[in-house]
Molecule: c-di-GMP-I riboswitch aptamer
Organism: Paenibacillus tyrfis
Formats: sequence, C1' cells, structure tokens
RNA sequence: AUACGACAAUGGCAAACUUUUCGAAAGAAAAGGACGCAAAGCCACGGGCCUAAGGAGAGAUUCAAUCUACGGCAGCCGGGCCGCCGAA
Repeated sequence: AUACGACAAUGGCAAACUUUUCGAAAGAAAAGGACGCAAAGCCACGGGCCUAAGGAGAGAUUCAAUCUACGGCAGCCGGGCCGCCGAA
C1' cells in the first nucleotide's frame, strides 16, 4: 500500500415511533428516540422500489380506470468518489 474486519481503541451515524415545518404524494428537514450500521459518508450512473402534482387518457363540453418522473429512496443491489482505526 492492497485486501480484510476483533466481544480492540477513539469517536461517528441513527430505524420504528412522537412532535413541528415543507411537500399533491412518496418523502425530506429539525428536535426527541435507538432498530441497527465499518462506510448507515457523498453521487440517482445501471437495475430495482415508492409516489403521480403536472401531462396523456380527453374529442365541442364534462369525467373515471389506467399510463407517465421532470419528484423521491444512497438504511434495496451494483458502480463511482472520499475517509477513521489495526487484532487475526
């Protein structure tokens, strides 16, 4: 240095749930709270999943199922970038 990852050390993050705010929703942010995490740090690039406001459906008018991401999830998997520690 690369791989690897202890019942090591120092620290870190924080699921569900609750409250407030933002959002059409999915979800996010903050506070509390800890199920877990060695990248549970960052990036939606590939796959996957969630949502469907707007658009399509829709025609002279009205309207539904349904479809659709330009919205999300990095704590679903892969990939990329960066990083703490050091037993076997």